RNA sequence: CCUCGAUAAGGGCAAACCCGUCGAAAGGCGGCGACGCAAAGCCAGUGCCCUAGCCCGCGCAGCACGCGGGUGGGUCGAACGGUUACCGAA
Numbered sequence: 001c002c003u004c005g006a007u008a009a010g011g012g013c014a015a016a017c018c019c020g021u022c023g024a025a026a027g028g029c030g031g032c033g034a035c036g037c038a039a040a041g042c043c044a045g046u047g048c049c050c051u052a053g054c055c056c057g058c059g060c061a062g063c064a065c066g067c068g069g070g071u072g073g074g075u076c077g078a079a080c081g082g083u084u085a086c087c088g089a090a
Stems, first nucleotide, its partner, number of pairs: 004088002012037002018031005035077001041083003045080002049074003053071007
């Protein structure tokens, strides 16, 4: 230095619930609170997943409605990938 990660040391983050707030929603932010986390630091790049409107297709005689796809939005505490970093037992 790389891999790796301990009943080590010093620290860090904060799920759900509830409250406030923004949003059509998914969800975000703040408070409270700890289920967990060795990158639960950062990036939405890839496919997944979640979600108004709009567009396209299919079903319907048609409308409504439903289903599928696209666009837009979201999640990094979902996988992979990228990038940076504290400590040092085996």
Molecule: c-di-GMP-I riboswitch aptamer
Organism: Deltaproteobacteria bacterium